[in-house]
RNA sequence: AGAGUUUGAUCCUGGCUCAGGAUGAACGCUAGCGGCAGGCCUAACACAUGCAAGUCGAGGGGCAGCGCGGGGUAGCAAUACCCUGGCGGCGACCGGCGGACGGGUGCGUAACGCGUAUGCAACCUGCCUCGGACAGGGGGACAAGCCAGGGAAACUUGGUCUAAUACCCCAUAUUGUCGCGGAUUCGCAUGGAUUUGCGACGAAAGCUUCGGUGGUCCGAGAUGGGCAUGCGUGGCAUUAGAUAGUUGGCGGGGCGACGGCCCACCAAGUCGACGAUGCCUAGGGGAGCUGAGAGGCUAAUCCCCCACACUGGUACUGAGACACGGACCAGACUCCUACGGGAGGCAGCAGUGAGGAAUAUUGGUCAAUGGACGGAAGUCUGAACCAGCCAUGCCGCGUGAAGGAAGAAUGCCCUAUGGGUUGUAAACUUCUUUUGCCGCAGAGUAAUAAGUGGGAUGCGUCCCAUGAUGAGAGUAUGCGGCGAAUAAGCAUCGGCUAACUCCGUGCCAGCAGCCGCGGUAAUACGGAGGAUGCAAGCGUUAUCCGGAUUUAUUGGGUUUAAAGGGUGCGUAGGCGGACUGUUAAGUCAGCGGUGAAAUACCACGGCUCAACCGUGGGGCCGCCGUUGAUACUGGCGGUCUGGAGUACGAUCGGCGCCGGCGGAAUGUGUCAUGUAGCGGUGAAAUGCAUAGAUAUGACACAGAACACCGAUCGCGAAGGCAGCUGGCGAGAGCGAUACUGACGCUGAGGCACGAAGGUGCGGGGAUCAAACAGGAUUAGAUACCCUGGUAGUCCGCACAGUAAACGAUGAUGACUUGUUGUCGGCGAUAGACGGUCGGCGACAAAGCGAAAGCGAUAAGUCAUCCACCUGGGGAGUACGAUCGCAAGGUUGAAACUCAAAGGAAUUGACGGGGGCCCGCACAAGCGGAGGAGCAUGUGGUUUAAUUCGAUGAUACGCGAGGAACCUUACCCAGACUCAAAUGUCGGACGACAGGCCCAGAGAUGGGUCCUUCCUUCGGGACGGCCGGCAAGGUGCUGCAUGGUUGUCGUCAGCUCGUGUCGUGAGAUGUUGGGUUAAGUCCCGCAACGAGCGCAACCCUUAUCUUCAGUAGCCAUCAUUAAGUUGGGCACUCUGGAGAGACUGCCGGGGAUAACCCGGAGGAAGGUGGGGAUGACGUCAAAUCAUCAUGCCCCUUAUGGCCUGGGCUACACACGUGCUACAAUGGCGUAAACAAAGAGAAGCGAACCUGUGAGGGUGGGCAAAUCUCAAAAAUAACGUCUCAGUUCGGACUGUAGCCUGCAACCCGACUACACGAAGCUGGAAUCGCUAGUAAUCGCAGAUCAGAAUGCUGCGGUGAAUACGUUCCCGGGUCUUGCACACACCGCCCGUCAAG
Repeated sequence: AGAGUUUGAUCCUGGCUCAGGAUGAACGCUAGCGGCAGGCCUAACACAUGCAAGUCGAGGGGCAGCGCGGGGUAGCAAUACCCUGGCGGCGACCGGCGGACGGGUGCGUAACGCGUAUGCAACCUGCCUCGGACAGGGGGACAAGCCAGGGAAACUUGGUCUAAUACCCCAUAUUGUCGCGGAUUCGCAUGGAUUUGCGACGAAAGCUUCGGUGGUCCGAGAUGGGCAUGCGUGGCAUUAGAUAGUUGGCGGGGCGACGGCCCACCAAGUCGACGAUGCCUAGGGGAGCUGAGAGGCUAAUCCCCCACACUGGUACUGAGACACGGACCAGACUCCUACGGGAGGCAGCAGUGAGGAAUAUUGGUCAAUGGACGGAAGUCUGAACCAGCCAUGCCGCGUGAAGGAAGAAUGCCCUAUGGGUUGUAAACUUCUUUUGCCGCAGAGUAAUAAGUGGGAUGCGUCCCAUGAUGAGAGUAUGCGGCGAAUAAGCAUCGGCUAACUCCGUGCCAGCAGCCGCGGUAAUACGGAGGAUGCAAGCGUUAUCCGGAUUUAUUGGGUUUAAAGGGUGCGUAGGCGGACUGUUAAGUCAGCGGUGAAAUACCACGGCUCAACCGUGGGGCCGCCGUUGAUACUGGCGGUCUGGAGUACGAUCGGCGCCGGCGGAAUGUGUCAUGUAGCGGUGAAAUGCAUAGAUAUGACACAGAACACCGAUCGCGAAGGCAGCUGGCGAGAGCGAUACUGACGCUGAGGCACGAAGGUGCGGGGAUCAAACAGGAUUAGAUACCCUGGUAGUCCGCACAGUAAACGAUGAUGACUUGUUGUCGGCGAUAGACGGUCGGCGACAAAGCGAAAGCGAUAAGUCAUCCACCUGGGGAGUACGAUCGCAAGGUUGAAACUCAAAGGAAUUGACGGGGGCCCGCACAAGCGGAGGAGCAUGUGGUUUAAUUCGAUGAUACGCGAGGAACCUUACCCAGACUCAAAUGUCGGACGACAGGCCCAGAGAUGGGUCCUUCCUUCGGGACGGCCGGCAAGGUGCUGCAUGGUUGUCGUCAGCUCGUGUCGUGAGAUGUUGGGUUAAGUCCCGCAACGAGCGCAACCCUUAUCUUCAGUAGCCAUCAUUAAGUUGGGCACUCUGGAGAGACUGCCGGGGAUAACCCGGAGGAAGGUGGGGAUGACGUCAAAUCAUCAUGCCCCUUAUGGCCUGGGCUACACACGUGCUACAAUGGCGUAAACAAAGAGAAGCGAACCUGUGAGGGUGGGCAAAUCUCAAAAAUAACGUCUCAGUUCGGACUGUAGCCUGCAACCCGACUACACGAAGCUGGAAUCGCUAGUAAUCGCAGAUCAGAAUGCUGCGGUGAAUACGUUCCCGGGUCUUGCACACACCGCCCGUCAAG
């Protein structure tokens, strides 16, 4: 000293939360010792029991009890009993002093109660000290006691005797008190002090050891108290008025004293927004905690003051009380009782119950300190000093120290032959002994009293020495002995915040101070290991301060975050121009008094240290007094003109009020013209109209508002103000003088004004128009739209008093850099203009601001005054008060709840916002699909199983490029359990193989036959077997992953470095002007460059050249049935290398650029066509079943084997296809032209055979040679003639063929027969822009067999694109935003359940 938390990110505002310190604490876990301190915060609740205030015989009468002495009786005696106040002493009693201190508590009290400072000329003070004076004489009682009674008791009555330092009377009176008079002197007033004269009044006590002690009066002191006053000392204004003894006076009473303290009379005052009164709360202070301080909070322990003593009241006694352990009365409660009546007061110390989260012993001693009494000894003292209990706090000590690596073992973790950690930790060696246990010794606290001895003396006494006394305590402490021996926990470990891993759990259990963790890999839950922090404690809870500048005096704000009153006038108050004099209140300085001690701070000292304690110092920021200073502020006086105002002049305006006038429009009425509609809307309908509307013309009436001018304009305090004109009234600016002389600014309350709407009464009523009605719209439509329509809108009077009453910006004054426009005036004047004053605007400098922005009209820099704010919601609500006729206004909370709510700006995404631009996106076309039958995939259903996955686009002829068994993962049944394959090591063996037979569905089991190779003889190869090591899983998680893939999208984008701008997120670059298929290129520019993408480089295709000619080709020559052969390689072709195209050339456009348009040449022209190639990223997209892989799961099974079945099911729904519905066609005959491929367990020619699928035989070919192989559409000829057909071929039957161990479930093909639906397909929808669509066939992969699918190949070969408004998708710029999981967003209300 800060940190976390609002956002995708940012800055700000703002609340919430945390880290610190503290406590009379409590709770949880734990606990070795000591010192010092603390310990009912709650029920001022109730209390059993004991104790807490007595003492004096040196005041008195006495003598019950005790002891001694004396006497008597009994007894040998000890002794017992009786008598005796003679002595020690003493219960009760009279008397004195003390019980008013000490101790407790905080109920009450908001007060002169407390604190502080003063005053009393208005007072008292026992005991103590000092001074002065005095004590003569007399008297009568009452207790106790004795006698007699009453009562259960408490207690009490009567009679009688008696003492005193008890009581009374007389005398004396320096002084005292009172009354009257004189003198001196002092004070702030009343008045006081001193002195003097006269009169009146008032005292006493004894005891004695003779030393003394006590008594009375007066004065003084000290101490303690009483009273009064200034200042200070809680909350609420949703408490605004309070007050009759109230305020004052005169007179009296009372008191120690002043006083309405009390009383009679008189007056009508007194207090209050500087907060009276009322209500609520509370003892106050020194101080304590916290804080840098200012401040905030607190009032336990200790000290001072106050108040109280069961509750309320009252007085008595006394120096002192209205009296805690006194009295009386009343009340409540408890107890006793013989029912008649009595007793009591722990807020003293212990203790009990109760309350409560919670707070101790019915202890010891008067040894010390202090108190009461006493001459003293002494007695009393729950004050006090000690001990006990409690980790309640503070402080100190210990639980060992040094060495010790095989870095042991265990535990835990890991990338696991091994490593890390626990950890020098332990073991082990050496050492020490605080503490503990045992033993021995053992304090200080104690100073003195009486007495004794000595000394001094003022003879009272004092000093020195000696001298009894210790509760705590055999404690503290010291010494000796023993032995590491007796001693560590608690909390935390996601961030804040120091400290990390494993297992378990699976939005469960739980955690949590805030943010937040937990839904199968949780450093956040629980456990463990480890670590961190503190430590005899550690955590939690509660409370206070801090952080919080988050109430801001120090030290905040108010345009948009919470916050400027709607506006003006103005009261109180606050603040106030220049010069000068005076005063000295504020202010400053010196001095004096006070500010108790303790505490805190500093220094020193005492307990071994510390806590604790002692001594000293400074301080206590304050108050009072006094003496000065006089700059500033204030008071008083004088002067001034700059602030303010007045007069004068010429101006300005939609400023206000009252009246008069005007035209246009609208509506209505009358008349006229005129005929079928009008009106209204997105489209309509309601409505109006043949009884004549709308439209048009004329005339008339009514009410309201004033087009153009008109503006970015003017005026007004604001609200607001607009036709023209008259009157009345107000204002502002300007100009040049004159006058007043600070007259000013602001303004709580107050008063006034105050849009629209609303209210009351009375008018008026054209238009418009809440409510209302109808028509539409709609799922509904109590709305938006339409037709009507009442309050109201207008006027007068009166209320109301609010608005986004906004510049969301209070008023006034001063200062601060420029540019520009405009209104009014002055100046100047030329239709110029650069001057000046006052308004209204725009843009900028500095500065300010979170930013947006503001910027002389400040949101800048200052000054004064007012108003207002303090997280969001609840709520401008409730209650109260007040105003109002009402509606309602003003003032204005709390409970509860959330961790945010918010401002500005940024980047995205989004918009039924805008601009620009692309794409078979639409449009223009061609052909489909959606209807039929079939094929295939999917859903659904079914099933023992119909294995699994893929599911909008981006699943659905997809994984699968080929399920009869196998595949196969699924189901049923049977059997196996270290078992398959592979690798490696070791061992034995040489049939474990194979053939055959039997059982079985097979797997498998049994039997039988047969039984290796090489060799250097060591062994090796091979084969299975046995053993060891490494099992296996198409089980789960694609949301743990790698890899691969789809999609946006072959869309033109996505970024970086440096620089610059911004507080920052970010921006710039990448935007802009053009252009492109393209962030392609050019130009511009605070940017300059670069990367991934685009393009190019690669493959293929189109042209040519060149090289090479076999299995290819054949122009020329020869030959043939045939490029068959010779020959040739020119051509085709093949496959190597090259060329070619680059906007290169020309014209035009364009900025002379990029580029665009047109043209030439060319096989090809502006990317020539096609392919491969897919940026940063998005969809937790797909795949754990291709593969790989973490974690989890199964292990006689979720693994492995095998038979059979299933994946082929079938009411149905969808996708993708095939074949059609026919004549641009079907069928038949015969003729022609490809490309690209494949082939040895293969392609298979030719020939034979079968109607055919095919079969038999088999030339050739590992293929530019041979084969598959026939291309088909097409062309030609013929036929069919519009029909469910010579279209269409499903389905079915029969008979076959082929593959295969095997075609039943469940293959393809052939022949014959059968001949279904279907005659061009609803809504809606798909593909395609050229060698494309459409159409025709061919081949291949997979494959034993099994394509209408898929992947390729060539043949024939179109139509259309005006264009970008619309649909979909995308790019870019801009704008809005309360979205950011990003519009499939966010969010509001109602209802239901809880």
Description: Small-subunit ribosomal RNA from an uncultured bacterium, 1394 nucleotides, folded computationally. Rfam family: Bacterial small subunit ribosomal RNA.